[in-house]
RNA sequence: GGAGUUGGUCAGGCAGUCGCUGCCGGUGAUGUUUACGCCGGUAGAGGAAAGUCCGGGCUCCAUAGGGCAGGGUGACGGUUAACGGCCGUCCGCCGCGAGGCGAGGAACAGGGCCACAGAGACGAGUCUGUUGCGUAUCGACCCGGUCUUCCGGCGAGGUUCGUAACAGGGUGAAACGCGGUAACCUCCACCCGGAGCAACACCAAAUAGGCAAGCGUCGACGUGGCCCGCCGAGCUUGCGGGUAGGUGGCUGGAGCGCGCGGGUAACCACGCGCCAAGAGGAAUGACUGUCACGACGGCGCAAGCUGUCGACAGAACCCGGCUUAUCGACUGACUCCCUGC
Numbered sequence: 001g002g003a004g005u006u007g008g009u010c011a012g013g014c015a016g017u018c019g020c021u022g023c024c025g026g027u028g029a030u031g032u033u034u035a036c037g038c039c040g041g042u043a044g045a046g047g048a049a050a051g052u053c054c055g056g057g058c059u060c061c062a063u064a065g066g067g068c069a070g071g072g073u074g075a076c077g078g079u080u081a082a083c084g085g086c087c088g089u090c091c092g093c094c095g096c097g098a099g100g101c102g103a104g105g106a107a108c109a110g111g112g113c114c115a116c117a118g119a120g121a122c123g124a125g126u127c128u129g130u131u132g133c134g135u136a137u138c139g140a141c142c143c144g145g146u147c148u149u150c151c152g153g154c155g156a157g158g159u160u161c162g163u164a165a166c167a168g169g170g171u172g173a174a175a176c177g178c179g180g181u182a183a184c185c186u187c188c189a190c191c192c193g194g195a196g197c198a199a200c201a202c203c204a205a206a207u208a209g210g211c212a213a214g215c216g217u218c219g220a221c222g223u224g225g226c227c228c229g230c231c232g233a234g235c236u237u238g239c240g241g242g243u244a245g246g247u248g249g250c251u252g253g254a255g256c257g258c259g260c261g262g263g264u265a266a267c268c269a270c271g272c273g274c275c276a277a278g279a280g281g282a283a284u285g286a287c288u289g290u291c292a293c294g295a296c297g298g299c300g301c302a303a304g305c306u307g308u309c310g311a312c313a314g315a316a317c318c319c320g321g322c323u324u325a326u327c328g329a330c331u332g333a334c335u336c337c338c339u340g341c
Stems, first nucleotide, its partner, number of pairs: 001337010012291007020044009046312001050323002053321005058196004070192005075089005090104001091102004105187002110185002112181003122177001127168008136159003142153004200248004210239006217233003221229002255274005261268002293310007
């Protein structure tokens, strides 16, 4: 100098104008409180707020214990509230290396599967060659009969089929060996009750309906009439459930920063300091100036000048992880190659 590996931090700065949401103070207010209006102050998205994949807190429901079903996890040790996360080590694979990846228990409990190629893929079986035996068939030579283009016998050898033994090349990840495969079923060990802040709790209209009590009201029945009783209607009062609406849950927490200590590390203890969105159809926005950076373009011989644009994305009960998206900037450690002294 070049090419890489792996961690960490940041995610434009400053000033101003107009808005939005929360909180605080003042004020309209000359009773108090709340709401509302006005004025002032103050705070106001992320590293992933995302996907909702895994784990926990919290809430309600269910629940003696155990089992079945279903789902998940799987080397060893540690960490943690918990985890399938993280850390360390071992093993296997990839990389020259720094490093990266790995559901990494069991294949004589059982079932399934093993593409293509190959004769054959887990049942056993035989593609080719050689040899032995047997069957069928063809049949040289030779012998006999007959003396003929004939018949019979012996039978080397060839072919077909069957059987047995041996050998061999080739295919393939694997060729008969207790093969491989469990991110196929399965077995073994361990873990898991369900639903989720639209959880849940509280306050509580109008209208309709419910329950209870009452009545100088009306009607039916006992009864022809009155009292009385009972039933229904009406009216009045009270009670209770649900809805609209409102409030809480809601953000001070397995919290954040710094220091120090323990531990290889993940992580943990202690001390000091800090409070940093909390909306509810849902605020966190828009614009101006200036500086800086980057990308693209124009002018210029050059220095430089100038124009446009600014990654992924948007809290919704909270937290720990994983995964995915992302213009760029800064920085720690390490590896390989080339070169100078």

The RNA shown here (Bacterial RNase P class A) has 341 nucleotides and comes from a Betaproteobacteria bacterium. A source record names the gene rnpB. Rfam family: Bacterial RNase P class A. The family's RNA type in Rfam is ribozyme. The source organism's lineage runs through Bacteria, Pseudomonadati, Pseudomonadota and Betaproteobacteria.